[in-house]
RNA sequence: AACUUAUCAAGAGUGGAUAAGAGAACUGGCUCAAUGAUUCCACAGCAACCUGCGUAUGCAAGGUGCUACUACCAGCAAAGCAAACGCUUUGAGUGAUAAAUG
Numbered sequence: 001a002a003c004u005u006a007u008c009a010a011g012a013g014u015g016g017a018u019a020a021g022a023g024a025a026c027u028g029g030c031u032c033a034a035u036g037a038u039u040c041c042a043c044a045g046c047a048a049c050c051u052g053c054g055u056a057u058g059c060a061a062g063g064u065g066c067u068a069c070u071a072c073c074a075g076c077a078a079a080g081c082a083a084a085c086g087c088u089u090u091g092a093g094u095g096a097u098a099a100a101u102g
Stems, first nucleotide, its partner, number of pairs: 002101001004099005013043005021032003026075004044067003049063002051060003071094001076091006
């Protein structure tokens, strides 16, 4: 690389550096962005997958992760609703993270 399982509507930002695009990719929308987004670093914080402790509800925070917008929303399928544009719900797909295998 790949594969398996679980989760993804909660939660948590300041400083420095950088630089023009950014929110995974494509399309459509929406949004962020020279009052500096994105990315990187430092510190701080959130959470609790693994981990430690405990009979246990739990407690802690060592390994990851995360800290605009639901994974920003939709796209594919099914069902329902609507005069219609469409809307809602569920599922799939894709992706992200963790843990196990490799």
Molecule: SAM riboswitch aptamer (S box leader)
Organism: Priestia endophytica